The RNA shown here (small-subunit ribosomal RNA) has 1483 nucleotides and comes from a metagenome. The sequence is in RNAcentral, with records from SILVA. The coordinates come from a structure-prediction model, not an experiment, and the mean pLDDT is 86.
RNA sequence: AGAGUUUGAUCCUGGCUCAGAUUGAACGCUGGCGGCAUGCCUUACACAUGCAAGUCGAACGGUAACGCGGGGCAACCUGGCGACGAGUGGCGAACGGGUGAGUAAUAUAUCGGAACGUGCCCAGUAGUGGGGGAUAGCCCGGCGAAAGCCGGAUUAAUACCGCAUACGACCUACGGGUGAAAGCGGGGGAUCGCAAGACCUCGCGCUAUUGGAGCGGCCGAUAUCAGAUUAGCUUGUUGGCGGGGUAAAAGCCCACCAAGGCAACGAUCUGUAGCUGGUCUGAGAGGACGACCAGCCACACUGGGACUGAGACCCGGCCCAGACUCCUACGGGAGGCAGCAGUGGGGAAUUUUGGACAAUGGGCGCAAGCCUGAUCCAGCCAUGCCGCGUGUGGGAAGAAGGCCUUCGGGUUGUAAACCACUUUUGUCAGGGAAGAAACGGCCUUUUCUAAUACAAGGGGCUAAUGACGGUACCUGAAGAAUAAGCACCGGCUAACUACGUGCCAGCAGCCGCGGUAAUACGUAGGGUGCAAGCGUUAAUCGGAAUUACUGGGCGUAAAGCGCGCGCAGGUGGUCCAUUAAGCCCGGCGUGAAAGCCCCCGGCUCAACCGGGGAGGGUCGUCGGGGACUGGUGGACUUGAGGGCGGCAGGGGCUGGUGGAAUCCCCGGUGUAGUGGUGAAAUGCGUAGAGGUCGGGGGGAACACCCGUGGCGAAGGCGGCCAGCUGGGCCGACCCUGACACUGAGGCGCGAAGGCGUGGGGAGCGAACGGGAUUAGAUACCCCGGUAGUCCACGCAGUAAACGAUGCCGACUGGGCGUGGGGGGACUUGACCCCCUCCGUGCCGGAGCUAACGCGGGAAGUCGGCCGCCUGGGGAGUACGGCCGCAAGGCUAAAACUCAAAGGAAUUGACGGGGGCCCGCACAAGCGGCGGAGCGUGCGGUUUAAUUCGACACGACGCGCAGAACCUUACCCGGGUUUGACAUGCUCCUGCAGAGCCGGGAAACCGGUUGGCCUUCGAGGGUGGAGCACAGGUGUUGCAUGGCUGUCGUCAGCUCGUGCCGUGAGGUGUUGGGUUAAGUCCCGCAACGAGCGCAACCCCCGUGGCCAGUUGCCUGAUGUUUCUGGCCAGACCGCCGAUAGCAAGUCGGAGGAAGGUGGGGAUGACGUCAAGUCAGCAUGACCCUUACAUCCGGGGCGACACGCACGCUACAAUGGCCGGGACAAUGGGUCGCCAAACCGCGAGGUGGAGCGAAUCCCCCAAACCCGGUCUCAUUUCGGAUCGGGGGCUGCAACCCGCCCCCGUGAAGUCGGAGUCGCUAGUAACCGCAGGUCAGCACUACUGCGGUGAAUACGUUCCCGGGCCUUGUACACACCGCCCGUCACGUCAUGAAAGCCGGCAACACCUGAAGCCGGUGGGCCAACCCUUCGGGGAGGCAGCCGUCGAGGGUGGGGCGGGUGAUUGGGACGAAGUCGUAACAAGGUA
Repeated sequence: AGAGUUUGAUCCUGGCUCAGAUUGAACGCUGGCGGCAUGCCUUACACAUGCAAGUCGAACGGUAACGCGGGGCAACCUGGCGACGAGUGGCGAACGGGUGAGUAAUAUAUCGGAACGUGCCCAGUAGUGGGGGAUAGCCCGGCGAAAGCCGGAUUAAUACCGCAUACGACCUACGGGUGAAAGCGGGGGAUCGCAAGACCUCGCGCUAUUGGAGCGGCCGAUAUCAGAUUAGCUUGUUGGCGGGGUAAAAGCCCACCAAGGCAACGAUCUGUAGCUGGUCUGAGAGGACGACCAGCCACACUGGGACUGAGACCCGGCCCAGACUCCUACGGGAGGCAGCAGUGGGGAAUUUUGGACAAUGGGCGCAAGCCUGAUCCAGCCAUGCCGCGUGUGGGAAGAAGGCCUUCGGGUUGUAAACCACUUUUGUCAGGGAAGAAACGGCCUUUUCUAAUACAAGGGGCUAAUGACGGUACCUGAAGAAUAAGCACCGGCUAACUACGUGCCAGCAGCCGCGGUAAUACGUAGGGUGCAAGCGUUAAUCGGAAUUACUGGGCGUAAAGCGCGCGCAGGUGGUCCAUUAAGCCCGGCGUGAAAGCCCCCGGCUCAACCGGGGAGGGUCGUCGGGGACUGGUGGACUUGAGGGCGGCAGGGGCUGGUGGAAUCCCCGGUGUAGUGGUGAAAUGCGUAGAGGUCGGGGGGAACACCCGUGGCGAAGGCGGCCAGCUGGGCCGACCCUGACACUGAGGCGCGAAGGCGUGGGGAGCGAACGGGAUUAGAUACCCCGGUAGUCCACGCAGUAAACGAUGCCGACUGGGCGUGGGGGGACUUGACCCCCUCCGUGCCGGAGCUAACGCGGGAAGUCGGCCGCCUGGGGAGUACGGCCGCAAGGCUAAAACUCAAAGGAAUUGACGGGGGCCCGCACAAGCGGCGGAGCGUGCGGUUUAAUUCGACACGACGCGCAGAACCUUACCCGGGUUUGACAUGCUCCUGCAGAGCCGGGAAACCGGUUGGCCUUCGAGGGUGGAGCACAGGUGUUGCAUGGCUGUCGUCAGCUCGUGCCGUGAGGUGUUGGGUUAAGUCCCGCAACGAGCGCAACCCCCGUGGCCAGUUGCCUGAUGUUUCUGGCCAGACCGCCGAUAGCAAGUCGGAGGAAGGUGGGGAUGACGUCAAGUCAGCAUGACCCUUACAUCCGGGGCGACACGCACGCUACAAUGGCCGGGACAAUGGGUCGCCAAACCGCGAGGUGGAGCGAAUCCCCCAAACCCGGUCUCAUUUCGGAUCGGGGGCUGCAACCCGCCCCCGUGAAGUCGGAGUCGCUAGUAACCGCAGGUCAGCACUACUGCGGUGAAUACGUUCCCGGGCCUUGUACACACCGCCCGUCACGUCAUGAAAGCCGGCAACACCUGAAGCCGGUGGGCCAACCCUUCGGGGAGGCAGCCGUCGAGGGUGGGGCGGGUGAUUGGGACGAAGUCGUAACAAGGUA
């Protein structure tokens, strides 16, 4: 630091996803040790049990328990002592500990402030005198189950109350007045006393008061989450006066008065939340969080309340109400773990009912000490961090085993074994710290004192005290001994093979894997990464510049409000002075500790810990500065505005007016149509249309001018005239003096369509009717036609309201137009030319941009302000609110779902886009096919089997250039199992082959005969047994090689270098010509090159030369033909025309032949997962007494049908008969077969010749001549069938060919449609060959014979080439894709309602308690007293204010649910159509 993912590829935009770090975690698998730390995040759910706050006898009365002492014979008595239960009293219990419910400010953080309190502590000052009355306990009595309570009697105090005194304190009318206390303990010389003690002294306490420290209360400023679909809130509310109240300011509370206060800088309401130091992350800014530790706050079952107190509205106190739990004798009571453990429950999930007060700290105490679940330790858990270990070295026969394999080997792997060594950890044994020195004791000194007591301070010495702890640590012993897993291995991302599986099972963070060779599933081997852990899940930050302050955008990707005016706000020209809010500098204060960072140090290191330092605020305050911004004052003119003079204009509004056209009405004329369309029809017209002429009416719009032109803010504005009116531009001067720009809300304007009321209505024309079109046609086309379009007034408020580009200002090269104005020069001139201001266009530089493009009217470079965007769908939708008469508009989500959706450009492909050009592509022509019969192939059907493959062109007379058996792969049946065939090994064997016999359909099985070699070992061979293997036309042509078809004999396909482009890519290869051709020429940021084209090769056509048999001619010489070889010839070379005088084209001459002479061979990069595993080869899979192999028979030949390719025909250009003529290519020894003879014939007999230019196949046929037939289903046609023969062959039944005789079917030229062919071609005619025993003579491959017609032309059909254009296509138009309907799943809106929740309001009721009133009942202290009592003061009780809660009621807010209903999303192969993408067929 980035990466994957949208595409065929590219760049950009943009979302999703990953790699990192982190955690109070959980889950899965696994687990050796130690250190340090953490450990209910959920139900502030409910809690059994134990413990968590007591202490003081030196405050008091005392003595229940224990011990001691004393007394007593003993029972026992005795507070005398140590001590001490309960009680009175004091201090503490307001700390410490827990939790995060509530709380968005009564809180917290930071910094300030003034009107306060303060127990214990510190310092100071002054005191501590003298009395009194009660009351617990205890005792007695009573009630109660209990908790507990009541009455009586008696008693103490540092409990309570007076009196005295009053430095200071408080009040004050400044005269004065008011108000305190408590004692206890230690020691002791004199004096007193029987004693206790008095007295003195010290210590601890007590009272009053001053000050301090620390702590606390109160106030202010600033900061602190989200929602505006929460916009208004507020009546003690805001302020004042007076009073009350508090420790204290205050509307804190009350009466009265005023009517304020808060809010867009977000009040109120709603949701959520303890806040901070800090923690995690991040480069930082920031984001998220607030466990542990620390500070503050809040809370203590829920709600309310006060009491006590220095302090509380009190976690382990009280009262009341409520819910819940427990006890109960049913009358009543008790309780509050969010203290430490622990239990249940909840939950994915979080520990021991441990030890100790040894240390630190706290409470009480003079102290000893007691208490302390604070704390310190231990226990549990890999929860985290850190450290250590599971050994180290050697060890190749690279062992065995595993896995893979091309069978050679590779790998696991120095890994193991084995040898040597070490001993951390663990085990056992021994040793063994620090944490603990205070308090106390002793000595000494100082102070107090009368005192060498006591006490306090300093110094010295010193006893005791450890939960942890069987500690850390050290030493020793034995012994490799006790110790490795987890995830991953398709890309991202490091790590690959085999098998299994077969869109199954499964994986998956994203992209995506799996449909028979899966590095992606599962297993194994191997590998990679981490390691006592490893993965997964959840969560936060990061990457994400993906909310952009740092640091983004808005023409087309998401995004400029339709336009203007303008309040607030933001921003603001030049100069001077001043101020100091912002700003800058410095000092001071503060920003707790811990943490982070740096340094040093302590545990063996580290984690962890200790010490020191640094840093940290938009903070406070003081001082300084005065540039810049702001404030104030003054000035200026350039921004802005005004005056003056001109100018252009469809700017707006109102009134009037004009002509053309359409339509209607009237009249004339006139007759059969008109109108409309692709073609028609509906419509109109003989009741007179249309046409034409004249007259009239009415409404709407203004041709030409008209422009890429003008005006307006936008919408928008067009005949002419007038009136009213807004804005702009230009010119030269004058004036005002920053008056400006932008503009959230707000207000106004705002096309078309729409709505309301009233008019108007010619034309046009939604809806609607009709006619067509069509599969349908609720459309496109046609005939009609209502709203509407027009006017007035009012609403509505939207748009592709677009330049898809907000407004204002400044700056930054040019060129060419055009509208308005001004100036200059020259002029006859309004011309032309030059300069300038404003507007409006085109092209382009720099620059910008993803590209396209923009480019002085910016999308360039900057400033100011506003609006808007943040993946696609859901959705501009729902709900809510506002607006509207309605339609609807504005504002505007979520659930759910997808891995994209997009922009620009590129290359293709495609288009019912365009241009250019080819091809028997069409056209022109000739002959066919499609109808018939038959042949062959295919489909289908049938069958035991009808073997298999091939399927548009490019399967179908194709593989098959020859299925009776064989072939043969299929079926039935019968056999064989090392096999019909190959190689090797072991053992056995004399034997292969042949013949014969038996069984059998054969294969095969069984038997038998004889023959041959020998060196007698063996070898070869054969057979048998066994093993390894053979064999397979079994599967996969979508695993392959090879070969082939096709586009296409089309003219294309590429490369190197250079250049252009961010890039895909382009250029070259495009362009202008030309060609059959990317053929050539010219041009050109290209220059060259390769594969293709052409040529080189073969055949044919002419000639020459050479040679020549078996050929030819012959009387002969010989070489015309012929055969074969070599060569010549043709190149637009020549002439003319044309062209750019290039390529070339046209014409001509010559020539056998012309412009590639005809034909063949030759097939670029590639396409179709085209075809072939059955020609061959071959990977993988499958079968192995069978899916192999042999044999007999059958089938491949079936037959209601359909298709393809053919043959023969339908006849007279013909058939038949007779006669006659002329080829070429080929083939032949298991062959071709002559003559001759036999047979009507097929053929037979026969055997000559020929391995072939010699012989044979071999008579070619059409054709010619003559005859006949005469238009007839025939003398056409030959199918079919009957009979008789011939040939091949082991064998012609299924199932061959041929001959003869007989039979004589359909068919009379073929619908829609369709095929071939451009010259020696089509058509017609025969001949030969391969295969082959036979069988095609209708196929195929060749050969020759006869031998045409037509091409105007490129509009159309098909295919193709090049350029261009559009594209939403790219498995590429056989593409893509939309909506309804049907089915399934999911989330969601509406909905009669139903259910519970929250906060408030109104009224009723109203506990405890404080306060107020009353107080007839009750009461110790003080006062008076006649001692009866009275007074002062107080208590209960009662009344009242407030008041938690409860009740009733109507509303508000949000939630859940709801028959039914609405749309939405998603879901391999459903239905209907075809809307969009190419002019998408109506842009």